The prediction has a mean pLDDT of 82.
The RNA shown here (transfer RNA) has 71 nucleotides and comes from a bacterium.

[in-house]
RNA sequence: CGGGAUGUAGUAUAAUGGUAGUACGUGUGGCUGGGGGUCACAUAACCCGGGUUCAAUUCCCGGCAUCCCGA
Numbered sequence: 001c002g003g004g005a006u007g008u009a010g011u012a013u014a015a016u017g018g019u020a021g022u023a024c025g026u027g028u029g030g031c032u033g034g035g036g037g038u039c040a041c042a043u044a045a046c047c048c049g050g051g052u053u054c055a056a057u058u059c060c061c062g063g064c065a066u067c068c069c070g071a
Stems, first nucleotide, its partner, number of pairs: 001070007010024004018054001025043007047063005
């Protein structure tokens, strides 16, 4: 320098145009003498900008970051 892939709660991972889920974690409470365990409730996210659309995490363009391949 060229090509490709990925980017979603603190962590991991779904959602292929219409409400952003799940698990772990964290907080509060119940059960227990306490811990562990378990149950209930709560908590918190779409990398950035623009475009298409009635509607974008999703489609298109550009940028950024990480990874892979080539030179």

Rfam family: tRNA. The family's RNA type in Rfam is transfer RNA.